[in-house]
Molecule: transfer RNA
Organism: Candidatus Parcubacteria bacterium A4
RNA sequence: CGGAGCGUAGUAUAGUGGUAGUAUACGCCCUUCGGGAGGGCGCGGCCCGAGUUCGACUCUCGGCGCUCCGA
Numbered sequence: 001c002g003g004a005g006c007g008u009a010g011u012a013u014a015g016u017g018g019u020a021g022u023a024u025a026c027g028c029c030c031u032u033c034g035g036g037a038g039g040g041c042g043c044g045g046c047c048c049g050a051g052u053u054c055g056a057c058u059c060u061c062g063g064c065g066c067u068c069c070g071a
Base pairs, nucleotide, nucleotide: 001070002069003068004067005066006065007064010024011023012022013021018054026042027041028040029039030038047063048062049061050060051059
């Protein structure tokens, strides 16, 4: 320098046009003499900008970051 893939909660990930989920972590409660384990409830998120669309995490374009391949 050229090409490809990825970017979603603190962390790991699913979701690919119509409600954003799961596990874990965190907070509260139950249980215990206490702790751990277990159970219930809650908090917390779509990398940024523009476009298409009635509607965008999803499609298109640009940017940024990470990874891989080639030179």